[in-house]
Context: one part of a larger RNA
RNA sequence: GGAUGAACGCUGGCGGCGUGCUUAACACAUGCAAGUCGAGCGGAGAUUAGUUAGGUGCUUGCACCUAACUAAUUUUAGCGGCAGACGUAGCGGCGGACGGGUGAGUAACGCGUGGGUAACCUACCUUAUACAGGGGGAUAACAUAUUGAAAAGUAUGCUAAUACCGCAUAAGCGCACGAUAUCGCAUGAUAUAGUGUGAAAAGCCGAGACGGUAUAAGAUGGACCCGCGUCUGAUUAGCUAGUAGGUGAGGUAAUGGCUCACCUAGGCGACGAUCAGUAGCCGACCUGAGAGGGUGAUCGGCCACAUUGGGACUGAGACACGGCCCAGACUCUUACGGGAGGCAGCAGUGGGGAAUAUUGCACAAUGGGGGAAACCCUGAUGCAGCGACGCCGCGUGAAGGAUGAAGGUUUUCGGAUCGUAAACUUCUAUCAGCAGGGACGAUAAUGACGGUACCCAAGGAGGAAGCAACGGCUAACUCCGUGCCAGCAGCCGCGGUAAUACGGAGGGUGCGAACGUUAUUC
Numbered sequence: 001g002g003a004u005g006a007a008c009g010c011u012g013g014c015g016g017c018g019u020g021c022u023u024a025a026c027a028c029a030u031g032c033a034a035g036u037c038g039a040g041c042g043g044a045g046a047u048u049a050g051u052u053a054g055g056u057g058c059u060u061g062c063a064c065c066u067a068a069c070u071a072a073u074u075u076u077a078g079c080g081g082c083a084g085a086c087g088u089a090g091c092g093g094c095g096g097a098c099g100g101g102u103g104a105g106u107a108a109c110g111c112g113u114g115g116g117u118a119a120c121c122u123a124c125c126u127u128a129u130a131c132a133g134g135g136g137g138a139u140a141a142c143a144u145a146u147u148g149a150a151a152a153g154u155a156u157g158c159u160a161a162u163a164c165c166g167c168a169u170a171a172g173c174g175c176a177c178g179a180u181a182u183c184g185c186a187u188g189a190u191a192u193a194g195u196g197u198g199a200a201a202a203g204c205c206g207a208g209a210c211g212g213u214a215u216a217a218g219a220u221g222g223a224c225c226c227g228c229g230u231c232u233g234a235u236u237a238g239c240u241a242g243u244a245g246g247u248g249a250g251g252u253a254a255u256g257g258c259u260c261a262c263c264u265a266g267g268c269g270a271c272g273a274u275c276a277g278u279a280g281c282c283g284a285c286c287u288g289a290g291a292g293g294g295u296g297a298u299c300g301g302c303c304a305c306a307u308u309g310g311g312a313c314u315g316a317g318a319c320a321c322g323g324c325c326c327a328g329a330c331u332c333u334u335a336c337g338g339g340a341g342g343c344a345g346c347a348g349u350g351g352g353g354a355a356u357a358u359u360g361c362a363c364a365a366u367g368g369g370g371g372a373a374a375c376c377c378u379g380a381u382g383c384a385g386c387g388a389c390g391c392c393g394c395g396u397g398a399a400g401g402a403u404g405a406a407g408g409u410u411u412u413c414g415g416a417u418c419g420u421a422a423a424c425u426u427c428u429a430u431c432a433g434c435a436g437g438g439a440c441g442a443u444a445a446u447g448a449c450g451g452u453a454c455c456c457a458a459g460g461a462g463g464a465a466g467c468a469a470c471g472g473c474u475a476a477c478u479c480c481g482u483g484c485c486a487g488c489a490g491c492c493g494c495g496g497u498a499a500u501a502c503g504g505a506g507g508g509u510g511c512g513a514a515c516g517u518u519a520u521u522c
Stems, first nucleotide, its partner, number of pairs: 001522004006518004013394006019387002021352001026350003030347003035094003040091002043088001045086001047072012101305003110230008120222002125218007133167001135165002142157006173198005179192005203210001231277003238268003243265008280302004284295004307328005330341004358384001360383003366380001367378004397427004407418004431463001436455002441449001466511003470507001471492003477506005487494002
C1' cells in the first nucleotide's frame, strides 16, 4: 500500500447494486415453509321448492331458525333432448429422496483431476414393437356396540376401485442346459438357431384424449473400482485376527472379507504406518511483477448432517430435516395408567457475543409438485423493510464582489492573517420536498414490486460536512495553559517554567459522507 461477512469511536444528505450470527450443530413461544388429483373409487353432506311439527319476533299471517318427509337439482311458459354444475373425511395414484438450511463429523476414493464397469441400477420423459382375454376374495369409509382423561383404539356387520390375488396368452424377456460363428482386455462379450421352464396388464371419459402391461434403445440421474494430488507433529516407531490372501456359500442393482464356514500366515510401515491435533473439499476470492503466501462468506459443483445414538420399512430412488420404530437427554401435558415434541426451512424469542436484519407483500415473473385442464400449493423465487457493512455515482451551490467591514487570532503596536471568505448583487435547480402524467418487465388476459422508475410544471440557496493529524519517518506552526505533574506514544522519543511532541485556541495539511482506531491476511 491492498483486502475484509468485520467491530469500536466520532459524524452523517440522496440514489443504484451487492451484502448481513464468523460466537452456542445452544434452547425454542407463535405463524407459515408439501401438497395435489372427483377425468381412479364408494359414500356422507350441501343447494332449491313444497308439506307437517316445534320455537322466536311480532304488523296475527309474514319473516327467520330447527327437525322429519317428498320432489327437483341451472336455464326454459311447459315437456323432452343436449349442455353446465358445489365440496371432501376415507380408500387409491403421483409427489413428500427435489427445492431450502447448516458445516458438527470427516485427513477419507470425502474432494479435485483423469480413467474403468466384459461387475451395475434408473420413476417421470422420448423413440420403436407387441398386447390388454376371463375371473375371485377382501378392506377403509359408513353403521352399531365398546375401552380410554386424552392420544388413540377394539369387536361385529356392509360396500367400491386404476387397491389386492389367481387363471389364460406372450416374443428376439428371465432362468437352466449344451451347440456354432465372430470379437476382445484376464474373468469373458455379442449374434444365431435350439430344448425345458417361468413371469403381464386398468380403466376413466365430455369420445377428442388421458392412462395400463411387456421388451428394446435413448436421455437424465445415480452406484462401485482404480492412477495421481490433498494440513501439522517422530517430544507418536512399530501397527493389524476379518487382520492379509484363498476355496465355497450367503447377501447386493452390482464387484468385493461386504458377511459367514474352512484353509494358509499373512498385510502395512522412515517413500512416515499407527497415534495425536486441526480441518468439510473444489471452482474460486485476497495479495503479489511473478513464483508463491493466505482464505474457502456471498454465487456455483460435490460431500456430510438434521435434538444424541441405533435400526429398518415403503419406494425407481432414503436407511428419509418438517416419515416410522427403539434407546438417551431435555421440554410440555395428564384423571398418574399414559401421551406429545424436535427452526442447522422463513420470520421471530431467549441466551452467548465486540457483532449481524422484518413474527412484511406476492405467486405478476422464473422454476418446481399434482392435475387432461381450469386451477391449487410453493418463506424456492420475485420484491419490499432495516443496517454508511461494502463498492460506485451525485449533492451540500455558481458568477461578480475591497469600505480588504465587524469579529477572532497574533503583533516588534506600524501591521499581519482568517479573506472574495462574509455581507451585498445577479443567476441556477442536481438531490430532497410539493403538483400533474406515468411505464418496460406481459405475445390475448394476468403486475406483488408501485402510482415505483422515468418525464414534466411552479417555487425557493433554502433542508444537506465532518473526521484525523500538524517533532522526524510524514503533507501541515504559532499563542496560551501545565511544569518529569497532567498526559502523549506505531518506532525514535516528548513533558523537570519560554513544550511546533501534553491540553485548549487560531492558522494551515490530508481525506471527505465519511474519517480514524483495533483485529486478521498478503

Predicted 3D model of a 522-nucleotide part of an RNA (small-subunit ribosomal RNA, 5' domain) from an uncultured bacterium.
The RNAcentral record of the full RNA draws on ENA, Greengenes and SILVA.
Its Rfam family is "Bacterial small subunit ribosomal RNA".